[in-house]
Description
Small-subunit ribosomal RNA, 5' domain from an uncultured Chitinivibrionia bacterium, 496 nucleotides, folded computationally. Its mean pLDDT, the model's own confidence on a scale to 100, is 85. The RNAcentral record of the full RNA draws on Greengenes.
Context: one part of a larger RNA
């Protein structure tokens, strides 16, 4: 150390958990909300409840992985006088006048499914005219400032053109629409310089590199395309080939370096594999759509229908990695005018000594040094104040009791006050029993603390090195001592 294996194990608190197969995936859930944007249906006397539909806002966030990438992908510092930005915020002007529709619905009618076609009728914050036009946007004219090459601003005047939606409320007002400036936030695109390995890879390049002119895009720009010119890149290592997500950090280390990018935080890329592109302020879209392909299911064989690198869970590969758990109380998100819905994001709990840190497995006394081991020189030594026994405490265990904080915003409401905890009956306090429940593991040859005896006899076995063992083996085995570290010891692997 994101470990895994032995052995062994008491407890809390803080974290951490598929490093292999970007293998394949039963089964649940994980993106909805809004009836104060509309018309309907269904249930009831009614209020009202539900329920698909048109429309709205979200689903481009949150979440997961690390395949691909050696690159403006990242970090770092510039740059856009070359760009876009829904909701948020401020500021200015508006919010008029018509209309035709079509979903639901109602009937016909097909289809195994999936799903669909024909007829009819109806609403709008859905769709299409028309009218106004403010600093918008497009010609033209004029004056003005001001820089960075191309050009940037900023003011006036004419023309031409472009807008729009209502709902809630008794009102007052509220929330929306529309159009223009700003801001804020979020993107985008450009440039310096920085970081991997092979020269046993030496040449390489035809949209290649530059122009003119055009398409294209929010935008530059061979990004695309015609035409012209030949150029463009390289030993300051092009091209080719292996590896690889890249930073903040994290590991070592006195440092300089070195190794690594798990967990969390930033930045990029995937969504079974590969191509599209549609909506859309934002995707070329993990839980959207289209082909094609592979693979898995249904089938009346005619066609369908799927996508866990989301949270859980199965299979499978592995030395190895959890629970198909609870709850939206609390912080964020979506959606509403609000109430609230929704939200495997999160916020808990379970699992696992993986890692940290903490605490426990008692304390004081007790010798003519019992007893039992084990050694002997057979006197005795050692195990050893170590048990015994006395006396004491009660963490922790078990019982009993009381019980948090995290929740005060937000809503409703004249106002006063009220209501809301998954964890959790936890945690944390009190109080009763009772020393009670709770210690192993590796090693004693030298490196490197700690040695005797027995048994084996180059056997059996140890071992990181050096080497041990062929009859007295401090080195193997076992005991008995001892030495070390301790809920851990140790072995492995991998890195400094």
């Nucleotide at each position: 150390u994101g470990a895994a294996c032995g052995c062994u194990a008491g407890c809390g608190g803080a974290g951490u958990g598929c490093u292999u197969a970007a293998u394949a995936c039963a089964u649940g859930c994980a993106a909805g909300c809004c009836g104060a944007g509309c018309g309907g249906g269904u249930a009831g006397c009614a209020a009202u409840a539900c329920c698909a539909g048109c429309g709205g806002c979200g689903c481009a966030c949150g979440g997961g992985u690390g395949a691909g990438u050696a690159a403006c992908a990242c970090g770092u510092a510039a740059a856009u006088a070359a760009c876009c930005u829904g909701c948020c915020u401020u500021c200015a002007a508006g919010u008029u006048u018509g209309g035709g529709a079509u979903a639901a619905c109602g009937g016909u009618u097909c289809c195994a499914a999936c799903g669909a076609a024909c007829c009819g009728c109806u609403a709008a914050u859905a769709c299409c005219g028309g009218a106004u036009g403010u600093u918008g946007c497009g010609g033209c004219a004029a004056u003005u400032c001001g820089g960075c090459a191309u050009c940037g601003g900023a003011u006036u005047g004419u023309c031409g053109u472009u807008a729009a939606a209502g709902c809630g409320g008794c009102a007052a007002c509220g929330c929306g629409c529309u159009u223009g400036a700003a801001g804020a936030u979020g993107g985008a695109u450009u440039u310096g310089c920085g970081g991997a390995c092979u020269a046993u890879u030496a040449g390489u390049u035809a949209g290649u590199u530059g122009g003119u002119g055009g398409g294209g895009u929010a935008g530059u720009a061979g990004c695309c395309c015609a035409c012209c010119a030949a150029g463009g890149c390289g030993a300051u290592g092009a091209u080719a080939g292996u590896u690889a997500g890249c930073c903040g950090g994290c590991c070592u280390g006195a440092g300089a370096g070195g190794g690594u990018g798990a967990u969390c935080g930033g930045c990029c890329a995937c969504a079974a594999u590969g191509g599209g592109a549609c909506u859309g302020a934002g995707a070329c879209a993990c839980g959207g759509c289209c082909c094609a392909u592979a693979c898995u299911c249904c089938u009346a064989c005619g066609g369908g229908a799927g996508g866990c690198a989301g949270c859980a869970g199965u299979a499978a590969g592995g030395a190895a990695u959890a629970u198909u758990g609870c709850g939206c109380a609390a912080u964020g998100g979506a959606u509403g005018a609000a109430a609230g819905u929704c939200u495997g994001a999160c916020g808990c709990a379970g699992c696992a000594a993986c890692u940290c840190c903490g605490c426990g497995u008692g304390a004081u006394g007790g010798a003519c040094g019992a007893a039992g081991g084990u050694c002997u020189u057979c006197g005795g030594a050692u195990u050893g104040u170590a048990a015994a026994c006395a006396u004491c405490u009660u963490u922790u265990a078990u019982c009993u009791g009381u019980g948090a904080a995290g929740a005060a915003a937000a809503g409703u409401u004249u106002a006063a006050g009220a209501u809301u905890g998954a964890c959790g009956g936890u945690a944390a306090c009190a109080g009763a029993u009772g020393a009670a429940u709770a210690a192993g593991c590796u090693c004693c040859g030298g490196c490197u603390a700690a040695a005797u005896a027995u048994g084996u006899g180059c056997c059996a076995g140890c071992a990181g090195c050096c080497g041990c063992g062929g009859u007295a083996a401090u080195a193997c085995a076992u005991a008995u001592g001892g030495a070390g570290c301790g809920a851990g010891c140790g072995u492995u692997a991998c890195u400094c």